[in-house]
RNA sequence: GGCAAAAGGGUGAGUAAUAUAUGGGUAAUUUGCCUUUGGGUUCAGAAUAACCUGCCGAAAGGCGGGCUAAUACUGGAUAAGGCCACGAUCUGGCAUCAGAUCGCGGUUAAAGGAGGGGACCGUAAGGCCUUUCUCCCUUAGAUGAGCCCAUGUCCUAUCAGCUUGUUGGUGGGGUGAUGGCCUACCAAGGCAAUGACGGGUAGCUGGUCUGAGAGGAUGGUCAGUCACACUGGGACUGAGACACUGCCCAGACUCCUACGGGAGGCUGCAGUCGAGAAUCUUUAGCAAUGCCCGCAAGGGUGACUAUGCGACGCCGCGCGGAUGAUGAAGGCCUUCGGGUUGUAAAGUCCUGUCAGGGGGAAUGAAUGUUCUUUCACUAACACUGAAAGAGUUUGACAGUACCCCCUGAGGAAGCCACGGCUAACUCCGUGCCAGCAGCCGCGGUAAUACGGAAGUGGCUAGCGUUACUCGGAUUCACUGGGUGUAAAGGGUAUGUAGGCGGGCUAGUAAGUCAUGUGUGAAAGCCCUCAGCUCAACUGAGGAAAUGCGCCUGAAACUGCUGGUCUUGAGUGUGGAAGAGGAGAGUGGAAUUCCAGGUGUAAGGGUGAAAUCUGUAGAGAUCUGGAGGAACACCAGUGGCGAAAGCGGCUCUCUGGUCCAACACUGACGCUGAAAUACGAAAGCUAGGGGAGCAAACAGGAUUAGAUACCCUGGUAUUCCUAGCCGUAAACGAUGGGCACUAGGUGUAGGCUCGCAAGAGUCUGUGCCGCAGUUAACACAUUAAGUGCCCCACCUGGGGAGUACGGCGGCAACGUUGAAACUCAAAGGAAUUGACGGGGACCCGCACAAGCGGUGGAGCAUGUGGUUUAAUACGACGCUACGCGUGGAACCUUACCAGGACUUGACAUACUAUUUUGUAGACUCUUAUGAAAGUUUGAGUCGACCGUAUCCAAUCGGAAGAUAGAACAGGUGUUGCAUGGCUGUCGUCAGCUCGUGUCGUGAGAUGUUUGGUUAAGUCCAGCAACGAGCGCAACCCUCGUCGUUAGUUGCUAACCAGCAAUGGUGCACUCUGACGAGACUGCCUGUGUUUAACAGGAGGAAGGUGGGGAUGACGUCAAGUCAGUACGGCCCUUAUGUCCUGGGCUACACACGUGCUACAAUCCUCGCUACAAAGAGAAGCAAGACCGUAAGGUGGAGCAGAUCUCAAAAAGGCGGGGUCAGUUCGGAUUGAGGGCUGCAAUUCGCCCUCAUGAAGUUGGAAUCGCUAGUAACCGCGCAUCAGACACGGCGCGGUGAAUACGUUCCCGGGUCUUGUACACACCGCCCGUCAAGCCACCUGAGUCGACUGCACCCGAAAAUGCAUUUCUCAACCCGCAAGGGGGAGAGGCAGAUAAGGUGUGGUUGGUAAGGAGGGCUAAGUCAUAACAAGGUA
Repeated sequence: GGCAAAAGGGUGAGUAAUAUAUGGGUAAUUUGCCUUUGGGUUCAGAAUAACCUGCCGAAAGGCGGGCUAAUACUGGAUAAGGCCACGAUCUGGCAUCAGAUCGCGGUUAAAGGAGGGGACCGUAAGGCCUUUCUCCCUUAGAUGAGCCCAUGUCCUAUCAGCUUGUUGGUGGGGUGAUGGCCUACCAAGGCAAUGACGGGUAGCUGGUCUGAGAGGAUGGUCAGUCACACUGGGACUGAGACACUGCCCAGACUCCUACGGGAGGCUGCAGUCGAGAAUCUUUAGCAAUGCCCGCAAGGGUGACUAUGCGACGCCGCGCGGAUGAUGAAGGCCUUCGGGUUGUAAAGUCCUGUCAGGGGGAAUGAAUGUUCUUUCACUAACACUGAAAGAGUUUGACAGUACCCCCUGAGGAAGCCACGGCUAACUCCGUGCCAGCAGCCGCGGUAAUACGGAAGUGGCUAGCGUUACUCGGAUUCACUGGGUGUAAAGGGUAUGUAGGCGGGCUAGUAAGUCAUGUGUGAAAGCCCUCAGCUCAACUGAGGAAAUGCGCCUGAAACUGCUGGUCUUGAGUGUGGAAGAGGAGAGUGGAAUUCCAGGUGUAAGGGUGAAAUCUGUAGAGAUCUGGAGGAACACCAGUGGCGAAAGCGGCUCUCUGGUCCAACACUGACGCUGAAAUACGAAAGCUAGGGGAGCAAACAGGAUUAGAUACCCUGGUAUUCCUAGCCGUAAACGAUGGGCACUAGGUGUAGGCUCGCAAGAGUCUGUGCCGCAGUUAACACAUUAAGUGCCCCACCUGGGGAGUACGGCGGCAACGUUGAAACUCAAAGGAAUUGACGGGGACCCGCACAAGCGGUGGAGCAUGUGGUUUAAUACGACGCUACGCGUGGAACCUUACCAGGACUUGACAUACUAUUUUGUAGACUCUUAUGAAAGUUUGAGUCGACCGUAUCCAAUCGGAAGAUAGAACAGGUGUUGCAUGGCUGUCGUCAGCUCGUGUCGUGAGAUGUUUGGUUAAGUCCAGCAACGAGCGCAACCCUCGUCGUUAGUUGCUAACCAGCAAUGGUGCACUCUGACGAGACUGCCUGUGUUUAACAGGAGGAAGGUGGGGAUGACGUCAAGUCAGUACGGCCCUUAUGUCCUGGGCUACACACGUGCUACAAUCCUCGCUACAAAGAGAAGCAAGACCGUAAGGUGGAGCAGAUCUCAAAAAGGCGGGGUCAGUUCGGAUUGAGGGCUGCAAUUCGCCCUCAUGAAGUUGGAAUCGCUAGUAACCGCGCAUCAGACACGGCGCGGUGAAUACGUUCCCGGGUCUUGUACACACCGCCCGUCAAGCCACCUGAGUCGACUGCACCCGAAAAUGCAUUUCUCAACCCGCAAGGGGGAGAGGCAGAUAAGGUGUGGUUGGUAAGGAGGGCUAAGUCAUAACAAGGUA
């Protein structure tokens, strides 16, 4: 000096189009190196780095002087060709134009280097020849690039108008090139609902993930493209940049500094720091591939190739294989038998991947270079190039992949889950705690859901969680949804844009369809083949790429153009109905008020009242007047209107509709965003009007309250005029239009036929109904059916039709219209129940009609409460409370105090030791004690089986004692773990099933309906036909008769006896066994010739003859673990067992159930009748005697039709009492007795005498009973030593009243209706207030970010202008000085980055205070809604 440095590498900040993708255009362009065509490479010149030297500076660096070269720089020549201008000819096209040929004129270039060499020339250098590289001009290409066009490319309309170089033109400038790209002038345009402008977000694509697809989401690696390089601006160089590791300026930041000045840009590869939940080596090499430079050798390359790190992903492999049952041990569970872990382990026999040790050992290498040969070039055998051959040379990975040998099962398995979804279950712990949870939901003492364990299931070098995407989701629906009631039809119409649109015909070819063709990069996906041992991975080929362009063709359909038609639409003619609209006028009834007359004490109002009006004369009645509003009857799911809406009558103006028959126009149509008009009531403005009604308001009532419902008043409003508002459950909760799809029956208006009745047809308006539709209900020619066209709207509930913003409005408000947050639902239709201060029917001592009670008194008894050492436990509306308990002085007994026992008071085994005149029993006895018990001694009696028979001994069993260990024991807990039993609804008439049928289904039907019954009893009917549990009957008892049997029963007749009684007898009574009898069977009537009912006959009894037993499916987590049984839990010298004493019996009080009374229908005394059913041996007990009596003595009789309890009482007859706290009443208390019992004090019953309380019929309220019942009267029995029994269970005696009836109260049954209830009305549920938490809105302000406009300042650079301000080698003139020309510096100008000032907009953070919202087991106040929700 040349070339490269614009490639390669990184990143995605910006960018919604100066981008990208696809397809085109460039007749509007450029392109270094490369290939190619033709031509050329000539003559000169002046400098300057390096270098030398001097100086300045801390440095970075700079300045001066001197020397020199070039393919560096400058000037001249030449011009095939290029370019420019003009002329001529030709061809083509796409408007400007493009191309070719010819002529003339102008203009434009260069540089040498290296190798070799014969002839020839030259003194020499060299010329010259030749090869090669470079250079200049030119042609064509290739490659790359620029520009332009079309189409596609996110969200937002709470962004609707944007734009001044803006849109276009002309001239000029500028560029490689078109162009407002720039400039001057002219014109006033351009874009936008097919979304301009604005805001937000974002690189785009091939592809990737998902999906059946259509789609949806996404753009990391790889590839294409764009943009960026600290932030902003700018140009220079160059073929290419406005340039990542170039330059200049401004800014922020970092660093150096001698304070004067300088330097820097990892979003290259590694690496550091920071932030963060989180992301690697400051490695090796240019060996390969590629790029740059170079002739080449070669050099460079954090591109790249390799390596390291990370289970981050994909793929492959291993952690062993075979055998092995005593089914080992251990673990876990257990029904204690066993099961399971589990062939799992151990054991035995093998293998050798991976890891480890040793050895061998690649592919990746092609080149390069040297030599040889041949060919090309050439004058040449030289040089150079090409080919072939030979030698030599190049490996980071790496001694790696791979192979061989050795070793030894050795070094190598985890994670999650186990309630359902969803594969996999038990135990323990815990006890709404701790915790789990994707959704539903688990956990409050038996948790497969928490925690642990064992087992099991799943996946496996991984597993689970979290985050995100698609799918499922037909849940934004193009494929592929809806809008009557679930979310959703605009309040109605007119109509713009748009969308859609009748018949025939011709043309065209935009859509459409078809063939061909270009493109749709590669990679990827898919198919085939191939290479790494396989696979992942990779290579090759194919297919595909649904798209876009071009050419050619088709012409049915759509579009477009022309022509034509009449059926859609409209016009004309003639009729018709109508509360259609607007204005003006007019009428009568009624209310109110005013005046007057008559007349007198009320009127009015309500559930009942009061406020109110009225003696100052109301209300009532009569007459006259005033005023406003509304129009009875007609009047009708009748009419009209687009809807809202329209109603006395008349007139004027006016819109629409229907019918008939013809004529005309000739598709003129349908729908309809935006827009416009109309639009109930209320409300607003202004002015009128104002009778009645009537928000607000006042008063009176009601009420716990009553700011309500009811009443008395009463203003705005309601009416008119003018103007706003623009909403309603503006509803048929159903947009408009057209066409099609069974009918029947009303009704309104026309027309046709008909004498009429009626029929047909068109247009409206209703009901019923088929097909079809629908989740169902329902709709059904007036569709919610079948299709087409257009519009509107919906996408879980709440927050919310709210906030903010916009628009409208005088305001009130309207319209448009979110989000955060929160819930797992909200909702529709239908079903079964339950419920209703809904309806209908029916029943019951349910009410009513009656009788008698309770509630008041005293006492008894149970309960609560209180008390207590303890007052044991359970039962609590009906359905606990004279209940468990049918009987607490001890016992019972479970409670309390104290004292004792511990294998135990009771059961069954076992082990060890021991005993055989022992265990034990009986009789005594010592000590202690309250007793239990502990303890001492003596006597008498005294036990079994086997061992071949007997006796004895021994042994074994058995038994006992002691010790131990299993266990016993528990009236401890859970009735909400249970069995069993029981109560209640309810002796109510119901509850179900099979098959069939109906319904998508839950379910229905049957079982409903009409009769009837006590009854789901029976009959009839019926898509039901049958059946079961209930009802009834069968069973017991009472009532009549018969048969049979007569003792203890009976006694008519007969006999005996004075009689009692005995005999005889079994007829009667009775007893008790078997039978009969009653069935609506008979008659009449009613009824459907039914079932049945009413009356009657007969009968002892009549319609279930009276009474009892008998209790369906189920309900109440009803009651009972304290009757017994039983799971779990708990206690084990005590929560077990025994004993003494106490307590369960307490007592200011409250309640339940009873007894006795309050008296004369009574009390008392005397005399005197008549039962039934029971009980009796540790029993009932007669006669007799004693006692006033309770009772005692005594003991005939009786295990009972024989004897006893045992007297029945009320009743009858007679006497007394005469209305009083009594001759009522008997509590309480005193005294004395009796009985039972071990015992009577706490704490029994009875008797006698005395005492003589409350109480004079009972408030509110409430109970029982319908006939042998209520009421009254007594008798017996169980339990039991006795008894607190007045209770309970039975028995008989006397013996009523009343029921019109079903309105009401209560309970129940059936059907129906409503429901927001289903734990089922003791349900559900709304709002304020109070408390906590959360997000959001607003907010005096305040702090940022982005941005518009106006102005100020204005760097660098480029451009422009001027240049007599300065400087300068090349060329020209000149001898020279100098000049020309040009260059550089400097100057000026406009535009401009950054910066500044002011003022707006958008958006975000934060904020006292304010507003509402959401959520939160048990707060306050009321009860608004759901039933007629108690005022629909």